A computed fold for a 349-nucleotide part of an RNA from an uncultured cyanobacterium, annotated as small-subunit ribosomal RNA, central domain. The coordinates come from a structure-prediction model, not an experiment, and the mean pLDDT is 87.
[in-house]
Context: one part of a larger RNA
């Protein structure tokens, strides 16, 4: 490289957007680049193949012949691919009417723990397996009233919803993104994927400025223990929060890339629409979209997957190729740094 693969054995980029590229719906006309076909030229000789001949045979040698195929030229075919023209509406998109929702950004308001002040009040509180460090007669803890500030939003809450993923939950308002359902109208293939590239991207971490209630790496102390640089307890700094900017990683997981079509069912659940029916709301049935469980066929090494496929197919991208060395070294790029991306070899089993 071919082949074979990528849920768990090595292997799906964290996610999306998108240039080039690859691939692409139905009908018709046309061109003839691909494709198919006739003919011509050429592909020296020798060799190989077929037929024959000569050395007694053979090897060897000589004579004759043919095919397949390549390239070039030329004539033709038009189903398929492709180029061009005309058209269509089933893909895709737009408009309209509804609708669910923790989708995003900004702003404004509400209950617990902590601290402060006042009052009542007196000897303990706190903590643990048991204790001690700690707090308290300078009046703690407890109870009542008032205030401050920061962070997170109990119940609803779900096996539920939204988002591309990361992720998103008090209430209200403003701006804003997407989905789903319904009906016709419009555009007329405008599509899918996507190397490079770009954007977003938990937590921790970094820079500057704020903020700091609770929690709490580090650190200090008390215990435990043979020791205890831990588990438990008392404190507690960064941090956790906000603004602006970096970082760009993760068991970023469904360990399962995206799009499309097809292939038994059964039971739930969320959204919309609709039918019988009704005064109305439910209930019941049906359709579409989402989200779960169990399972036909099939697949799988097994586990399991199974219309949300890991089934049957098509298109495009990414990735794997024994373990260790090693996600290391070197180089390059990015970064303030931490480091990240790319990514070997010797050697060894």
């Nucleotide at each position: 490289u071919u082949g074979g693969g990528c849920g768990u054995a090595a292997a799906g980029c964290g996610u999306c957007c998108g240039c080039a590229g690859g691939u692409g719906g139905c009908c018709u006309c046309u061109c003839a680049a691909g494709u198919c076909u006739g003919c011509g030229g050429u592909c020296a000789a020798a060799g190989a193949c077929c037929g024959g001949a000569g050395c007694u045979c053979a090897a060897c040698u000589c004579c004759g012949g043919a095919a397949a195929g390549g390239c070039c030229g030329u004539g033709g075919a038009a189903a398929c691919u492709g180029g061009g023209g005309a058209g269509c509406u089933a893909g895709a998109g737009u408009u309209c009417g509804g609708u669910a929702g923790g989708g995003g950004u900004a702003g404004a308001g509400g209950g617990a723990a902590u601290c402060c002040c006042c009052g009542u009040g007196u000897a303990g509180c706190g903590g643990u397996g048991a204790a001690a460090u700690g707090c308290g007669u300078a009046g703690a803890g407890a109870c009542g009233g008032g205030g401050a500030a920061g962070a997170a939003c109990a119940u609803c809450g779900g096996u539920g919803g939204c988002g591309a993923a990361a992720g998103c939950g008090c209430u209200c308002u403003a701006c804003u993104g997407g989905g789903c359902c319904g009906a016709a109208a419009c555009u007329g293939a405008c599509a899918c994927u996507g190397a490079g590239g770009g954007a977003c991207g938990a937590a921790a971490g970094c820079u500057a400025g704020g903020g700091g209630a609770g929690c709490g790496a580090a650190a200090g102390g008390g215990a435990u223990u043979a020791g205890a640089u831990a588990c438990c307890c008392c404190u507690g700094u960064a941090g956790u929060c906000c603004u602006a900017g970096c970082c760009g990683u993760a068991a970023a997981c469904g360990a399962u890339g995206g799009a499309a079509a097809c292939u038994a069912g059964g039971c739930g659940u969320g959204g919309c629409u609709u039918g019988u029916a009704u005064c109305g709301a439910c209930c019941c049935g049906a359709g579409c979209c989402g989200u779960g469980c169990c399972g036909a066929a099939g697949c799988u090494a097994a586990c399991g997957c199974g219309u949300u496929a890991a089934g049957u197919u098509u298109c495009c991208c990414g990735c794997c190729u024994g373990g260790g060395g090693a996600g290391u070294a070197c180089g390059c790029g990015c970064g303030c740094a931490a480091g990240c991306g790319u990514g070997a070899a010797a050697c060894u089993c």